Predicted 3D model of a 1524-nucleotide RNA (small-subunit ribosomal RNA) from an uncultured rumen bacterium. The RNAcentral record of the sequence draws on ENA, Greengenes and SILVA. It matches the Rfam family "Bacterial small subunit ribosomal RNA".
């Protein structure tokens, strides 16, 4: 630091996802050790049990025990009993202090709760420290205890006794408090401090130790003195608290108004203290768009995590603050609480109960249940640190120190090291050669962390205390006490732990995840859209690097993965640091309050700003440096940092602000012209329609074509007159005006704005503008008019499969006017307003100025409106002084697509609806610009038997043949639009043959190896069988070195053979097709961010990307053409089997001699190239005409098929991967089938006749084939054919007759002398064999058919048509196929249309590319959600009722130890009662919110449902927006 994912590819936009870090975590697999940390995030759910707050006897009385002892009695003279003293110990009770700390939790709280900085002249503070003063003298009780009583218990009542540092008067009063008067000083206001005088009021407690100088008893005590600890009153300090204030502190406006003690004042009360804190009265305020109120959520912070930072998220552990303690309320005590382990009351719950009543509160430490994905021991110790009490020893302390459990986290260590190639075995892969695991293992040599056993063994411990010594202070003095220094002793939960050390022995110690890309790491097998994976893209449908397993390699490592969550990446909320023409996004437009921003100059001030200093910003954390644990984690010390706040000194440029001024921004005045600017009234002509009348007659109208409609009752047409409403042709123009919507005949009235000129006036008066107000097309709504034309709805006619449409005929709202609503549009320049600046060119419009040769032209200038274009900008398209450029100011808006501009709520509206505006759920895209293709019922150009023009067919008949279908045991398989269908098949009776039935074989019919045995090979015959298989017999005997060999046969076991079995969508090869169409590409350069473009486009031309010209292109390749073959002309060489002009012979046959001239054959050459001429064209390419020529513009034909497309065809030609079968899916035999037959289609043959049929007798080919062959001649037969066998392996012989044609004759238009199917009989040929199932012949029979519907095929010249001949295959079997020649036409104006193709261009939502894409209803399943008669909860308020405890107030006829009083009584107090307040509770109507509901609305999702085809191309009616 980025990456993946939208596309065929590209750029940009934009979301989703990933790689990183973190965690109080959980889950899965695995697990050796240690250190340091951490451990109920959920039910503030309920809790059994134990412990967590006590202590002081040096405050007090009583009691119990009691070391040691006194005395007495009894006597068993050392025991018992009784009674004393007593150090000391123990506690219940009174009393003091503590219990308000420590510990837990985060429910509540959006608040002065917290953080930070301040304030208190408005406050309190136990214990502690300092200072001053004091502590005199009395009194009466109550617990304990004893007794009695009540109760199950908890507990309580009554009577009686008693102490105090408990309680209460009195005295004193330094001081203090209150009141009155005064003085001095101080402060930011209220005010404060100090001092002085007077009056009133207010205190106290002792305990322990020691001493005897003074007094008394007397030698030790008491009073007393003294020390220490206490006590009281004050003043200060410290500490801890309380209160107030500035600033900061989450979300929602679909929460906009809230507030009656509310805001303020006065008096009073209350409080430690200020204060509506409370109360009475008075006033009507207070808060709020700078977000009050309400709702939701939440403890806050230091910090923690992340991040480059700014930020974002978070608030476990540690630390500070707050709040709470089962829920709610309340006070008491106290220095401090409205109190976690206190009290009272109420509620819920649990427990005990004798049913009358009682008890309880783990959010302390452990622990239990429950909840949950999930979180520990009912441990040890007060040794240390800290706390409470105590004079102290000490006691208490689940605070704390430790241990235990848990890989929960961080850190560290180990699981060995060296050597070792026969590269072992084994696994896996393999092209079978090998490769890999792999120096890895084994083996050999070592080490000993850790582990096990044994030995040693800490630091943490020094205070305090005890004892001893010294010094100081106190005292009259000593002692004691206190303080300081020092010595000794004792004290360890952890723990026999850390650590050190000896021995043992590589021995006990490695897993997890991933391996398609992102992302490091690949192979095999299994599976077969199944099972499964998946963070995103996506894998899996028989060769899966993506599933599962294995091997291998990769990553991390006592862990590794997964899941949840947070930050990051994400500049994806943009302060740093984004955008808004088309991707999401400019408000429809203006005016304008608040707000924000604001021209020039001078002078103040110092709020912002900058700077210095001070305080604070706790500690811990982070960072740096240095140290301690062997290192590290962890931890100690120091520094830095804490970006903030406050106080204060200074500066004065800028901003703010005060004052004074200016004119350029802005405005006003004056002069002038332009304009569909607005409102109202009036007027006008053309046209349409209607009415009346005339003329006139049969149609009009309308359409693609029609029909509905109108018309003989007279239409349309035409003329004249009249009526009505609406709109204003030409002018008219990317012309004008207006803020936008919008505005168009003419005139008048009223009126707004802009502009130009001028420079008189004001003097910043400006810009923008949330809310607000106004305007705002069309449609629509209300009321009243109006209504010619047009025209939703509606009706009819067409079209159509349908046609609720497009088209036609009608037609109502509406369109028009007035008034009032609505408030939206693709309200668009898809571009907010304002100002300034930044090259130009050219139009147009409205003013002004200057010049000139003046109906004009040129130049300058201000305002508007267009086009082109430079810089710059932009993803590109494009924008470009009218910016989308460069800057500034203000407003509005955006943050993935869908759901949805929808629901709910609210506001507005008469309604329609508008405005505001979500969520659940769902997808990985949606969208922009441009590129290349493809496509278009887009355009332009061009070509082709593509159409047209012609000729002949097919489609109708019969037959042949192929296919489908059907049938069948089987009718083997393949081919399927063109480009399957007389195709594979150039030939199915058996064979072929692959199919079916049946019979046989199993190393096999065929190939290689093979132990063993035998023999040449082989041939012939017989038996048997349906046949093969099987059985039998005979003939036959190679080479040799005599071992054997070659060859053949049999043959065990096994390797293997075999397969026309599957997959042509695993393949090679071959082939078809577009298409013999003219295209398809590359290198370098250039352009573009890029995909790409250019070249290859353009102008001509061609059959052609053929050639020429031009051009940011220049060249090149594969195609085209040419080179090859046949054919047309000529030359030349050769001359048999070919030929015969001339010569000779002749049986008259080139037959012979002879010849090679000719024909011909086989080689080799020539020839044609737009070469020549005219015209056209650009002096081009080329076209056109002509000459010459056998042939002329490619002379004709063939072979030749670019890059590619169709997963085109073929596994059944062949080859081949993988899969499958192996006594069968292999092999073989017989018979059958491939030949079936209601039917349908393709391709053909023969015909339907006279251009013909038949008969007779004549003429002319080419190209082929021939030995298991072609077969002459001769003979037989009506004939097929047969007998015989001359010739010929072929320019020699044979097939072989060519036929159409021409000549003559006949038939005379008919189902015929046409046609020949079908059938009968008799024959022939081939062949083991013609039944299924061959071909031919003769005789007889003589079907359909009289030229073929819709539709459709071929052909442009030696072609079509027509005629025959040959060949391959083949025993036999052609109407098929492949060839050959004979005869031999017609037509082409032309490119509008159909089909196919090419080039350019255009649109596109297509790219599997129009056989594309895609919309909506309906049907089905699932999901979330709105409404919903209602139902069930929850929350916070409000009103009323009831009213506990308690505080406060009142109170009598009740009660009472201390004080006063002789007493009565008083002072004071207490129960009781009453009142205000008051929690829970009850009632009521609303608000908000959650759950649920018959039914219902739309929405989303879902491989193959239904109906249509709305959109994308002119999408077949251009599309879209608003409205009905």
């Nucleotide at each position: 630091a980025g990456a993946g994912u939208u596309u065929g590819a590209u750029c940009a936009u934009g979301g989703c996802u990933c790689a990183g870090g973190a965690c109080g975590a959980a889950c899965g697999c695995u697990g050796g050790c240690g250190g340091c940390g951490u451990g109920c995030u959920u039910a503030a759910c309920a809790c059994a049990u134990g412990c967590a707050a006590g202590u002081c006897g040096a405050a007090c009385g009583a009691g119990a025990c009691g070391a040691u002892u006194g005395a007495a009695a009894g006597c068993u003279u050392g025991c018992u009993u009784u009674u004393g003293a007593a150090a000391g110990u123990c506690g219940a009770g009174u009393g003091g202090c503590a219990a308000a700390c420590g510990g837990g939790u985060g429910a509540g709280u959006a608040a002065c709760g917290c953080g930070u900085a301040g304030a208190c002249a408005a406050c309190c503070u136990g214990c502690c420290u300092u200072u001053g003063a004091g502590a005199u003298g009395g009194g009466g009780a109550c617990a304990a205890c004893a007794g009695u009583c009540c109760g199950a218990a908890a507990g309580g009542a009554c009577u009686g006794c008693u102490a105090a540092u408990a309680c209460c008067g009195a005295a004193u009063g330094u001081u203090g408090u209150g009141g009155a008067a005064c003085u001095u000083c101080c402060g930011c206001a209220u005010g404060g401090a100090a001092g002085c005088u007077c009056c009133a009021c207010c205190a106290a407690a002792g305990a322990u130790g020691a001493c005897c100088u003074c007094u008394u008893c007397c030698u030790g005590a008491a009073a007393g003195u003294u020390a220490u600890c206490g006590c009281u009153c004050a003043a200060a300090g410290a500490u801890g608290g309380g209160u107030c204030u500035g600033c900061g502190u989450c979300u929602g406006a679909u929460u906009a108004g809230c507030u009656a003690g509310u805001u303020g004042g006065u008096g009073g009360g209350g409080c430690a203290a200020c204060g509506g804190c409370c109360u009475a009265c008075c006033a009507a305020g207070g808060c709020g768009a700078c977000g009050a109120u309400c709702a939701g959520u939440a403890g806050c912070c230091g910090g923690u995590c992340u991040g480059a930072g700014a930020g974002g998220a978070u608030g476990a552990a540690c630390g500070g603050c707050c709040a709470c303690a089962u829920u709610g309320g309340a006070a008491c005590u106290g220095a401090g609480a409205c109190a976690c382990g206190g009290u009272c009351c109420a509620g819920a719950c649990u427990c005990c109960u004798a049913c009358g009543g009682g008890a309880g509160g783990c959010a302390g430490c452990a622990g239990u249940g429950g909840g949950g994905a999930a979180u520990c021991u009912u441990c040890c110790g007060c040794a240390a640190u800290g706390g409470g009490c105590g004079a102290a020893a000490g006691c208490c302390u689940g605070a704390c120190g430790g241990a235990g459990c848990a890989a929960c986290g961080c850190c560290g260590c180990g699981u060995g090291a060296g050597u070792g190639a026969a590269g072992a075995a084994g696994g896996c892969c393999u092209u079978c050669g090998g490769g890999u695991c792999g120096u890895a293992a084994a083996g050999c040599u070592c080490u000993g962390u850790u582990g096990u056993c044994g030995g040693g063994g800490a630091c943490g411990a020094a205070u305090g205390u005890a004892c001893g010594a010294g010094c100081u202070a106190u005292c009259a003095a000593c002692a004691a006490c206190a303080g300081c220094u020092u010595g000794u002793a004792a004290u360890g939960a952890c723990g026999g732990u850390a650590c050190c050390u000896g021995a043992c022995g590589a021995g006990g110690a490695a897993g997890c995840c991933a391996c398609g890309g992102c992302u490091a790491a690949c192979u095999a097998c299994g599976u077969g859209c199944c099972a499964g994976c998946a963070g995103c893209c996506g894998c899996g449908g028989u060769a899966a690097u993506a599933c599962g397993u294995a091997g291998g390699g990769g990553g991390c490592a006592a862990g590794c993965g997964u899941u949840a969550u947070c930050c990051g990446g994400a500049u994806u909320u943009a302060c740093u640091g984004g955008g808004u023409g088309u991707a999401a996004a400019g408000g429809g437009a203006g005016c304008g309050c608040a707000g924000a921003c604001g021209g020039u100059c001078g002078u103040g001030c110092a709020a912002g700003u900058c700077u210095g200093a001070a305080g604070u910003g706790a500690a811990a954390u982070c960072c740096c440096u240095c140290g301690g644990c062997u290192c590290a984690a962890c931890u100690g010390a120091g520094g830095a940092a804490u970006u903030g706040c406050u106080u204060u000194g200074g500066a004065a440029a800028c901003u703010a602000u005060g004052c004074a001024a200016c004119u350029u921004g802005a405005g006003u005045g004056c002069u002038g012209g332009a304009g569909a600017g607005g409102u109202a009234a009036g007027c006008g002509g053309a046209a349409u329609u209607c009415c009346u009348g005339g003329u006139g007659u049969a149609g009009c109208g309308g359409u693609g074509a029609a029909a509905u409609g109108c018309g003989u009752a007279g239409a349309u047409a035409u003329c004249a007159g009249g009526a009505a409403g609406a709109a204003c042709a030409u002018c008219a123009g990317u012309g004008g005006c207006g803020a936008a919507g919008g505005c168009g005949g003419c005139u008048u009235a009223c009126u707004g704005g802009a502009c130009a000129g001028u420079a008189a006036c004001u003097g910043a008066c400006g810009u923008u503008g949330a809310g607000g107000c106004u305007c705002g097309a069309a449609a629509g709504c209300g009321u009243g008019g109006g209504g010619a034309g047009c025209a939703a709805a509606c009706a009819g006619g067409a079209u159509u499969a349908g046609a609720u449409a497009c088209c036609c005929u009608g037609g109502u709202a509406g369109u028009c006017c007035a008034c009032g609503c609505c408030g939206u549009a693709a309200a668009c320049g898809a571009u907010g307003a304002a100002u300034a600046c930044c090259a130009g060119g050219u139009g147009u419009u409205g003013g002004g100025g200057a010049g000139c040769a003046a109906a004009g032209c040129u130049c300058c200038u201000c305002g508007g409106u267009g086009c082109c274009g430079g810089c710059g900008c932009u993803a590109a398209c494009g924008c470009a002084u009218u910016a989308a450029g460069u800057a500034u100011u203000c407003c509005a808006c955006c943050u993935g697509g869908g759901g949805g501009g929808u629901a709910c709520g609210u506001u507005c509206g008469c309604a329609a609806g508008a405005a505001u505006a979500a969520a659940a759920c769902u997808c990985a895209a949606a969208g922009g610009a441009a590129u290349u293709g493809a496509c278009g019922g887009g355009g332009a150009c061009c070509c082709g038997c593509a159409c047209a023009a012609g000729c002949g067919g097919u489609g109708g008949a019969g037959c042949a043949u192929g296919u489908g279908g059907u049938u069948u045991a089987a009718u083997u398989c393949g081919a399927a639009g063109c480009a399957a269908c007389g195709c594979g098949a150039a030939g199915a009776a058996c064979c072929u043959u692959a199919c079916c039935a049946g019979g046989u074989c199993u190393u096999g019919a065929c190939a290689u190896c093979g132990a063993u045995c035998g023999g040449a090979a082989u041939g012939a015959a017989g038996g048997g069988u349906a046949a093969c298989g099987c059985c039998u017999u005979c003939a036959g005997u190679c080479c040799u070195u005599c071992g054997g060999g070659a060859c053949c046969g049999a043959g065990a076991a096994g390797a293997c053979a075999g397969g026309u079995g599957g997959u042509g969508c695993a393949u090679g090869g071959u082939u078809g097709u577009c298409g013999u169409c003219a295209g398809c590409u590359c290198g370098u350069g250039u352009c573009g961010u890029g995909a790409g473009a250019u070249g290859u486009u353009g102008g001509g031309u061609u059959a052609a990307g053929u050639c020429c010209c031009g051009c940011a292109a220049c060249g090149a390749g594969c195609g085209c053409a040419a080179c090859c073959c046949c054919u047309a002309u000529c030359c030349u060489a050769a001359g048999u089997a070919g030929c015969c002009a001339g010569c000779g012979g002749u049986u008259u046959g080139g037959c012979c001699g002879g010849g090679c001239a000719c024909u011909c054959u086989u080689g080799g050459g020539a020839g044609a190239c737009u070469g020549c001429c005219g015209g056209g064209g650009g002096u081009a390419a080329c076209c056109u005409g002509g000459a010459g020529g056998a042939a002329g513009g490619c002379g004709g034909g063939g072979a030749u098929g670019a890059c590619g497309u169709c997963a085109a065809a073929u596994c059944a030609u062949c080859a081949u991967g993988c899969c499958c079968c192996u006594u069968a899916u292999g092999a073989u035999c017989u018979g059958g089938g491939c030949a079936a037959c209601a039917c349908a289609c393709g391709u053909g043959c023969u015909a339907c006749a006279a251009u013909g049929g038949c008969g007779u007798a004549a003429a002319c080919a080419a190209a082929g084939a021939g030995a298991a062959g072609c077969a002459g001649a001769g003979g037989a037969g009506u004939g097929a054919u047969c007998c015989c066998g001359a010739g010929c392996a072929a320019a020699u012989c044979u097939c072989a007759a060519a036929a159409a044609u021409a000549a003559c004759g006949u038939c005379u238009c008919a189902g015929u002398u046409c046609g020949g199917a079908c059938u009968g009989c008799a024959g022939g040929c081939u062949g083991c064999a013609a039944c299924u199932c061959g071909c031919c012949u003769g005789c007889a029979c003589g079907a359909a058919g009289c030229u073929g519907g819709a539709a459709u095929c071929g052909c442009u010249a030696g072609u079509a048509a027509u005629c025959g001949c040959g060949g391959a295959u083949c025993a036999g079997c052609a109407u098929g196929c492949c060839g050959c020649g004979g005869u031999g036409a017609a037509u082409a104006c032309g490119u509008u249309c159909c089909c196919g193709g090419g080039u350019c261009u255009u649109g596109u939502a297509c790219a599997c590319a129009c056989c594309g894409c895609c919309c909506g209803u309906c049907a089905c399943a699932c999901c979330a959600u709105g409404g919903g008669a209602g139902u069930c909860g929850g929350u916070a308020a409000u009103g009323c009722c009831c009213g506990a405890a308690g505080c406060c107030a009142g109170u009598g006829g009740c009660c009472c130890a201390a004080c006063u009083g002789c007493a009565a009584a008083g002072a004071g107090g207490g129960a009781g009662c009453u009142g205000u307040u008051g929690a829970a509770g009850g009632c009521a109507g609303g608000a908000c919110u959650g759950a649920u509901a018959a039914c219902u609305g739309g929405g989303g999702u879902g491989a193959a449902g239904u109906c249509g085809u709305a959109a994308c191309a002119a999408g077949g009616u251009a599309g879209c927006c608003g409205u009905a």